[in-house]
The RNA shown here (transfer RNA) has 75 nucleotides and comes from Saccharimonadales bacterium (SeqCode). Model confidence (mean pLDDT): 80 of 100. Its Rfam family is "tRNA". By type it is a transfer RNA. About the family: Transfer RNA (tRNA) molecules are approximately 80 nucleotides in length.

RNA sequence: UCCUGGGUAGCUCAAUGGUAGAGCAUCUGACUGUUAAUCAGAGGGUUGCCGGUUCGAGCCCGGCCCCAGGAGCCA
Numbered sequence: 001u002c003c004u005g006g007g008u009a010g011c012u013c014a015a016u017g018g019u020a021g022a023g024c025a026u027c028u029g030a031c032u033g034u035u036a037a038u039c040a041g042a043g044g045g046u047u048g049c050c051g052g053u054u055c056g057a058g059c060c061c062g063g064c065c066c067c068a069g070g071a072g073c074c075a
Stems, first nucleotide, its partner, number of pairs: 001071007010024004018055001026042005048064005
């Protein structure tokens, strides 16, 4: 330098161009003599950044940043 994959909630990950979700974690409540477990509910998101296409973008297109892997260059 080039190629491939990835970046979404605190963590691990979903979402066929049409309301951004699940599990775990956190908080509250129920239950219990207490804790744990179980059950119910709640909070939590500039979808890495900047633009473009579109009636509509997490998704498509361009540029950039970061992570992982591969290739190349080198005297």